[in-house]
This is a predicted structure of a 112-nucleotide RNA (SAM riboswitch aptamer (S box leader)) from uncultured Brevundimonas sp. Rfam family: SAM riboswitch aptamer (S box leader). From the family's description: The SAM riboswitch is found upstream of a number of genes which code for proteins involved in methionine or cysteine biosynthesis in Gram-positive bacteria. The sequence is in RNAcentral, with records from MGnify.
Formats: sequence, structure tokens, C1' cells
RNA sequence: CUCAUCAAGACCGACCGAGGGAUUAGGCCCUUUGACGUCGGGGCAACCAUCGGUUUCCAGCCGAAACGGUGCCAACUCCUGCGGGGUGUUUUCGAACACCGCGAGAGAUGAG
Repeated sequence: CUCAUCAAGACCGACCGAGGGAUUAGGCCCUUUGACGUCGGGGCAACCAUCGGUUUCCAGCCGAAACGGUGCCAACUCCUGCGGGGUGUUUUCGAACACCGCGAGAGAUGAG
């Protein structure tokens, strides 16, 4: 850089000791009843790899399994921010506010 996925799922113990939830701002939340992190064990899922079906072969699609390579195990990627739309309320008719989808951007993970 490209492609795919991101509303589901899955926790205990030991150590450490004050912040943590990517970044910036706001909100909200977790946390001395020990968070975050590290290590050990356990688990979830099924991206790669494996096996089977389909196919002349490949790709693609469907399925199986969970030994291997990763990943993950608070909250939708915790939510919002940018663009556009819908609904409702208010209105000085300019708009404002609340809620709900969609898209973009950013990010995470895998494969190349």
C1' cells in the first nucleotide's frame, strides 16, 4: 500500500502498584473490593494453514475439525467529532435541540 472483517462469543490465579479505556477534544465508564500491565493456566472465535464437497484444474462458494501460525476474552472499534439523510420538539422562520440509520475518516486484526 491492497483486500477482508469489526452489534456475536469467551475468566481464573500469581506478581506489580496508580492510573487506564490508541491518538487529540468532549462525554461516559473501569480502578487500592488492586484497574492497566507481565507471567501461568483456562476459554472464545475460525483469518491463515489442514481435510472434505462443488469445479477438467484454479478461483470462488459450502461444510468439518480445532493439532499448527496469528488474534481475541468490560462497555458496538465504549460513544461523539466530518458529510449527507430520516423522525420529533421548539422557533424570532434564519435555525436550534433530541433521537435513529447510512457514508467517509481514523483505528484494530488477519492475509498478501